[in-house]
RNA sequence: UGGGGAGUCGCCAAGUGGUAAGGCAGCGGGUUCUGGACCCGCCAUUCGGGGGUUCGAGUCCCUCCUCCCCAG
Numbered sequence: 001u002g003g004g005g006a007g008u009c010g011c012c013a014a015g016u017g018g019u020a021a022g023g024c025a026g027c028g029g030g031u032u033c034u035g036g037a038c039c040c041g042c043c044a045u046u047c048g049g050g051g052g053u054u055c056g057a058g059u060c061c062c063u064c065c066u067c068c069c070c071a072g
Stems, first nucleotide, its partner, number of pairs: 001071007010024003018055001026042005048064005
C1' cells in the first nucleotide's frame, strides 16, 4: 500500500430496514440473625466518529478512526 473481517450496556453477546433479545455484573425489594444462594423488579433518545439514502437506519451507501487476518 492492496484485499478481507471486526467495532452494539461495565463485560460477553443476539439483532441484516419498522425503532435494540439474553447472560454476568450493578441497583431496588422479598427471604435470612447477618451474608451467600434463591425469587421479583429495574438497567443502551449517542449501536466506533462524521455525512448520505429512506416515511423510517444498529442494519444500506460514502468517508475517517481502532483492532485482527492475508498478499506484497